[in-house]
Predicted 3D model of a 72-nucleotide RNA (transfer RNA) from a Phycisphaerae bacterium. The source organism's lineage runs through Bacteria, Pseudomonadati, Planctomycetota and Phycisphaerae. It matches the Rfam family "tRNA". Rfam classes the family as a transfer RNA. The RNAcentral record of the sequence draws on ENA.
RNA sequence: AAGAGAAUAGCUCAAUGGUAGAGUCUUGGUUUCCAAAACCAAAUGUUGUGGGUUCGAAUCCUAUUUCUCUUG
Numbered sequence: 001a002a003g004a005g006a007a008u009a010g011c012u013c014a015a016u017g018g019u020a021g022a023g024u025c026u027u028g029g030u031u032u033c034c035a036a037a038a039c040c041a042a043a044u045g046u047u048g049u050g051g052g053u054u055c056g057a058a059u060c061c062u063a064u065u066u067c068u069c070u071u072g
Stems, first nucleotide, its partner, number of pairs: 001071007010024004018055001026042005048064005
């Protein structure tokens, strides 16, 4: 320099254009002499950023930032 991919909850990851979820973590409760484990419940998101398309965008298009890989 060229090409490809990733970015979503504190962390690891889902999500056919139609109300963004799971596990884990945290908090509370049940249980227990206490704790752990188990079970129940709750809280938590400007979907990297800026534009565009659309009635409607995490999803499609475009620019850009960071990171990873490949080629030279």